[in-house]
SAM riboswitch aptamer (S box leader) from uncultured Eubacterium sp., 118 nucleotides, folded computationally. Its mean pLDDT, the model's own confidence on a scale to 100, is 85. The sequence is in RNAcentral, with records from MGnify. Rfam family: SAM riboswitch aptamer (S box leader). Rfam describes the family as follows. The SAM riboswitch is found upstream of a number of genes which code for proteins involved in methionine or cysteine biosynthesis in Gram-positive bacteria. Its family is annotated with regulation of gene expression in the Gene Ontology.
């Protein structure tokens, strides 16, 4: 970097530290000396691995293979303030106005995260 899944649920009144902090840029909201962002440790979660268990297909007929459904948390990741905080780019609606516009609600896209594959 490319593919393709997911991204409004969940997760602590603990330990360490001490100034910013919630991806960049811009607005806007918001978190923090009532110690935040970060690090352990705990805890959620169930993407890939193992695993139990039903069920269906194969044929070499086995303590076989492969696929799917519940489940489980041993392994590999993650993830734990706000929807990915929201917004910006495109399309439709709706309210106000005076065609520009402002407000506001859907859809999609972008960007970006995280997972598995290349």
């Nucleotide at each position: 970097c490319c593919u393709u899944a997911u991204c409004a649920a969940g997760a602590g009144c603990g330990g360490c530290g001490g100034a910013g902090g919630g991806a960049c840029u811009a607005g806007g909201c918001c978190c923090u000396g009532c110690g935040a962002u970060g690090c352990c440790c705990g805890g959620c979660a169930a993407c890939c691995u193992g695993u139990u268990u039903c069920g269906c297909g194969c044929c070499u007929c086995g303590u076989g293979c492969g696929c799917g459904g519940c489940g489980u948390a041993a392994g590999g990741u993650g993830c734990u303030a706000c929807a990915u905080c929201c917004u910006a780019c495109a399309g439709a609606g709706a309210g106000u106005g005076a065609u520009c516009g402002c407000u506001u609600u859907c859809u999609g896209a972008a960007a970006g995260a995280u997972g598995a594959g290349g």